Large-subunit ribosomal RNA, domain VI from a Pseudomonadota bacterium, 273 nucleotides, folded computationally.
Its Rfam family is "Bacterial large subunit ribosomal RNA".
Context: one part of a larger RNA
RNA sequence: CGUAGGAUAAUUGAGAGGAGCUGUCCUUAGUACGAGAGGACCAGGAUGGACGGACCUCUAGUGUACCAGUUGUCACGCCAGUGGCAUAAGCUGGGUAGCUAUGUCCGGAAGGGAUAACCACUGAAAGCAUCUAAGUGGGAAGCCCGCCUCAAGAUUAGUUAUCCCGUCUGGUAGCAAUACCGGGCUAAGACCCCACGUAGACUACGUGGUUGAUAGGCUGAUGGUGUAAGCACAGCAAUGUGUUGAGCCUACCAGUACUAAUAGGUCGAGAGG
Numbered sequence: 001c002g003u004a005g006g007a008u009a010a011u012u013g014a015g016a017g018g019a020g021c022u023g024u025c026c027u028u029a030g031u032a033c034g035a036g037a038g039g040a041c042c043a044g045g046a047u048g049g050a051c052g053g054a055c056c057u058c059u060a061g062u063g064u065a066c067c068a069g070u071u072g073u074c075a076c077g078c079c080a081g082u083g084g085c086a087u088a089a090g091c092u093g094g095g096u097a098g099c100u101a102u103g104u105c106c107g108g109a110a111g112g113g114a115u116a117a118c119c120a121c122u123g124a125a126a127g128c129a130u131c132u133a134a135g136u137g138g139g140a141a142g143c144c145c146g147c148c149u150c151a152a153g154a155u156u157a158g159u160u161a162u163c164c165c166g167u168c169u170g171g172u173a174g175c176a177a178u179a180c181c182g183g184g185c186u187a188a189g190a191c192c193c194c195a196c197g198u199a200g201a202c203u204a205c206g207u208g209g210u211u212g213a214u215a216g217g218c219u220g221a222u223g224g225u226g227u228a229a230g231c232a233c234a235g236c237a238a239u240g241u242g243u244u245g246a247g248c249c250u251a252c253c254a255g256u257a258c259u260a261a262u263a264g265g266u267c268g269a270g271a272g273g
Stems, first nucleotide, its partner, number of pairs: 001153001005164007015150004021049007033038001051107005059101004066094005071086006111145003118138004165272001166185008189267004193209005214260003217256004223249003230243005
């Protein structure tokens, strides 16, 4: 820009893409078959490999604004207690969310249709025979559906539901109704702007904007670390014990308007040739 008025939401599916793999074991059954050795079709069940998708409950990893331990050195006057640096984490032990696989769950299918080779029925030409000439069945991991994703720019531009269509004004034509060409305010609605994240390079997408839990703060829960400081006691002391599962605590969960989403601006119209 189009989709012959403007919007919001929900959809149909022309078409396109993805997927399509396979082993072993058990039962049937030591049956059919076979002198024996051996050993099935059909049918049913179990469990794997590789591949793919999703997810983070478990296991495992990371987790540079979480917790603890610790060396050297400097500083806070000293002790105690802390902080800086040693990496763009000083080192070490753990670790929430998130992101992950090695972890968990799921998938290939079933089913339907038309067929290939092939197997047949009926059946003439050709009194027989013949699956074929007319006619009719069966028959593949393959084909068309079925499963998953995208999809009406599918210009053949689809469908459904709901919402809005009020008003001021200039010019031209006309007696007028009205028509055409413009300008303005607004409608449904949208955008800007702002607080953000399930989204993300930007954009887009999604949530919220006081009639509010959108983010921060605070409170609580969960969870992590692992028993803070101070004081008391024991010990010559290092240290230990008690107060104490203490203190501290990031991204997660809930509550709570305390802070910030204030205020505001812009676009948007003739019932539709």